RNA sequence: CAGGUUGGUUGGAAGAUCGCGGUUCUUAUUAAAGAACUGAGGAAAGUCCGCACUCCACAGAGUACGAUGCCGGAUAACAUCCGGGGUGGGGCAACCCGCCGGAAAGGACCACAGAAAUAAACCGCCGUUUAGGUAAGGGUGAAAAGGUGGUGUAAGAGACCACCGGCGCAGGCAGUAAUGUUUGCGGCCAGGCAACCCCCAUCGGGAGCAAGGCCAAGCAGGAACAAAAUCCUGGUCUUUGACCGGGAUGGGAGGCUGCUCGUUUCCCGUACGUGAGUCGGAGUUCCGGGUAGGCCGCGUGAACUGGUUGGCAACAACCAGCCAAGAUAGAUGAUCUUCCAGGUGAUGGUUUGCCAUCUUCCGGACAGAAUGCGGCUUAUAGACCAACCUGAGUG
Numbered sequence: 001c002a003g004g005u006u007g008g009u010u011g012g013a014a015g016a017u018c019g020c021g022g023u024u025c026u027u028a029u030u031a032a033a034g035a036a037c038u039g040a041g042g043a044a045a046g047u048c049c050g051c052a053c054u055c056c057a058c059a060g061a062g063u064a065c066g067a068u069g070c071c072g073g074a075u076a077a078c079a080u081c082c083g084g085g086g087u088g089g090g091g092c093a094a095c096c097c098g099c100c101g102g103a104a105a106g107g108a109c110c111a112c113a114g115a116a117a118u119a120a121a122c123c124g125c126c127g128u129u130u131a132g133g134u135a136a137g138g139g140u141g142a143a144a145a146g147g148u149g150g151u152g153u154a155a156g157a158g159a160c161c162a163c164c165g166g167c168g169c170a171g172g173c174a175g176u177a178a179u180g181u182u183u184g185c186g187g188c189c190a191g192g193c194a195a196c197c198c199c200c201a202u203c204g205g206g207a208g209c210a211a212g213g214c215c216a217a218g219c220a221g222g223a224a225c226a227a228a229a230u231c232c233u234g235g236u237c238u239u240u241g242a243c244c245g246g247g248a249u250g251g252g253a254g255g256c257u258g259c260u261c262g263u264u265u266c267c268c269g270u271a272c273g274u275g276a277g278u279c280g281g282a283g284u285u286c287c288g289g290g291u292a293g294g295c296c297g298c299g300u301g302a303a304c305u306g307g308u309u310g311g312c313a314a315c316a317a318c319c320a321g322c323c324a325a326g327a328u329a330g331a332u333g334a335u336c337u338u339c340c341a342g343g344u345g346a347u348g349g350u351u352u353g354c355c356a357u358c359u360u361c362c363g364g365a366c367a368g369a370a371u372g373c374g375g376c377u378u379a380u381a382g383a384c385c386a387a388c389c390u391g392a393g394u395g
């Protein structure tokens, strides 16, 4: 100097004029006017996770269902992030991508090819070429009884032996751990697959700001269903009675995720009738009508910026500073000037990589808040910074 990899910052600035929204102040009040301050992102997108917050009586137990799944840590929490372990792949490398509880509880599956895919014999080899033996060699395949060498055999074969590999059991050392390394014993050597069913561990109420709350206005309600009670006890008064309560057991209704249980709240009439029954009724379901207006929720928050300390880091603690949109058919815009960054063209210099001047073009890419926050994923013109890898040259 060139190419590459990883991480980060930014994604125009200043002024003037006009036009919009909000807050505060002043004047004024029927409206309004003026001043100051302020007004869309790194992803506001996707709506994929988690949470704050709100409502449903609780958020208790079980079951069903769903989610997560190597180890340690961070966090309000998370399927996120940080640091590690093991393993498969790409790259010369820096680095990048994927996977991770259990196959010895059980079941299913392994197409095609091949003789055969939980066990077999096509070619081959041996054989008195008959019967039969064989699985070392070859073929098929993702996978065919672990590899090398030997003993042995009719020919072979972990059949046996030595070493190696895998697996199992029992230990040592290192590490918080996942794991690594090592010693001994054992011929145990027939797998794969759980983003197939399944088993194990852990976690999990539901719905969502169109949540929810207040005010005002307005209409029209209708139908159906809906509960044996018994016992104990207190007070008041007009005291053989009436009225107002309380408790226990039991029953009915509602609601909490589909179901069950538990807790809890409400109701169970001294109403009528000779009686069968009728009325009422905590509430539930269906049909129909009216309203769609205003205010709150609505931004001080697990916030942001800077510094110090601790930590490999994610991050945490402390100190100081700071307050930066809140619309509701939906504001945050338009024009001009200057600067800055970029591109084209011309001129000059030059180590031909590039630099300087002038002219001209341009405000660019992805893109637009709607309760908020922490992440993930996707899109992204250009400019800048840092570290690392490779190559060439020079000293």
Base pairs, nucleotide, nucleotide: 001391002390003389004388005387006386007385008384009383010382012339013338014337015336016335017334018333020039021038022037023036024035025034026033027032041366045377046376048375049374050373051372052371053208054207055206056205057263058262060261061260062259063258065204066203067202068201069200070084071083072082073081074080085100086099087098088097089096090095101199102198106197107196109192110191122138123137124134125133126132146164147163148162149161150160151159165189166188167186168185169184170183171182172181173180174179212296213295214294215293221287222286223285224284225283229249230248231247232246233245234244235243236242237241250268251267252266253265269279271278272277304321305320306319307318308317309316310315340363342361343360345358346357347356348355349354
Molecule: Bacterial RNase P class A
Organism: Anaerolineales bacterium